RNA sequence: GCUGAGAAGGGCAAACCCGUCGCGAGGCGGGGGCGCAAAGCCAUGGACCUCCCUGCGAGGCCGCCAGGCUGCCGGCA
Repeated sequence: GCUGAGAAGGGCAAACCCGUCGCGAGGCGGGGGCGCAAAGCCAUGGACCUCCCUGCGAGGCCGCCAGGCUGCCGGCA
C1' cells in the first nucleotide's frame, strides 16, 4: 500500500418494548439483535425527514451516497 476468510480476542447495535427529553423528525438510558471491518468521529456536498413565521428560515439524520480525520486483528506485496 492492497485486501477481508465458515480465523482469534474483542467492539458496535436495526426493528420492537420500557423509561425519559423534544411540537416533531429524533436524542439519551435499559432490554433486544437485524445486521456491520470502520455500523469509530465530523452535518462538509448531495439525498431523505421534521417544524412554521414559507425563506437567504430553524432543526433532524453519518446504520443512504460521497468527502475529511483516526483506528484493532489477519492475509498478501
Description
Model confidence (mean pLDDT): 84 of 100. c-di-GMP-I-GGC riboswitch aptamer from Sphaerobacter sp., 77 nucleotides, folded computationally. Rfam family: c-di-GMP-I-GGC riboswitch aptamer. Gene Ontology term of the family: cyclic-di-GMP binding. The model forms 95% of the base pairs in the Rfam consensus.